[in-house]
RNA sequence: UCCUCGAUAGCUCAGUUGGUAGAGCGUUCGACUGUUAAUCGAAUGGUCGCUGGUUCGAGUCCAGCUCGAGGAG
Numbered sequence: 001u002c003c004u005c006g007a008u009a010g011c012u013c014a015g016u017u018g019g020u021a022g023a024g025c026g027u028u029c030g031a032c033u034g035u036u037a038a039u040c041g042a043a044u045g046g047u048c049g050c051u052g053g054u055u056c057g058a059g060u061c062c063a064g065c066u067c068g069a070g071g072a073g
Base pairs, nucleotide, nucleotide: 001072002071003070004069005068006067007066010025011024012023013022019056026044027043028042029041030040031039049065050064051063052062053061
């Protein structure tokens, strides 16, 4: 320098053909009980890496940039 993949909640990750962003874990509160743990219920959660473009509508498509992983030379 070039190629491929990735960036979404505090963490690990889904998100199909463009149509109101989700799960598990965590945290808080409550129930349960001799107490803790476990279990159960509720709550808490987001500029979808950044800047533009396309579109009635973008996490998703397009361009550029940043960061990370792998590969080629």